Predicted 3D model of a 71-nucleotide RNA (transfer RNA) from a Thermotogota bacterium. Rfam family: tRNA. Taxonomically the source falls in Thermotogota (Bacteria, Thermotogati). The coordinates come from a structure-prediction model, not an experiment, and the mean pLDDT is 83.

Formats: sequence, C1' cells, structure tokens
RNA sequence: GCGGGCGUGGCGAAAUGGUAUCGCGGCAGGCUUCCAACCUGUUGUUGCGGGUUCGAUUCCCGCCGCCCGCU
Repeated sequence: GCGGGCGUGGCGAAAUGGUAUCGCGGCAGGCUUCCAACCUGUUGUUGCGGGUUCGAUUCCCGCCGCCCGCU
C1' cells in the first nucleotide's frame, strides 16, 4: 500500500428497515439478628460525520480504532 471482518450500556452478547432486547454489574426495596444467596423494582447503550428512506443498529459513502490475510 491492497483486500476482508468487527465496532451496540461499566462488561459480555442479541436485534433480516418499524417502541433497541437479554445476562452480569450499579442503585433501591423485600427476606435475614447480620452477611451471603434468593425475590421485586429501577438505572444505563447503537464509534464519528454525511447520504437514502415516512422511518436506519440494519442499506450506501467518507473517516477513526481493533483483528485477520496479501504484498
């Protein structure tokens, strides 16, 4: 330099264009003499910038980062 894959809460992952979901975690409460475990509620997310569309995590373009391959 060229090609490909990936980027979603604090962490790990879903979501085939129509309210972004689940687990762990955090917070509050319940239970307990206390703690742990367990139960209930709650919190918080689409890498950045553009485009297409009534509507974008999803499709297109550029950039950035990580990984793999080629030279």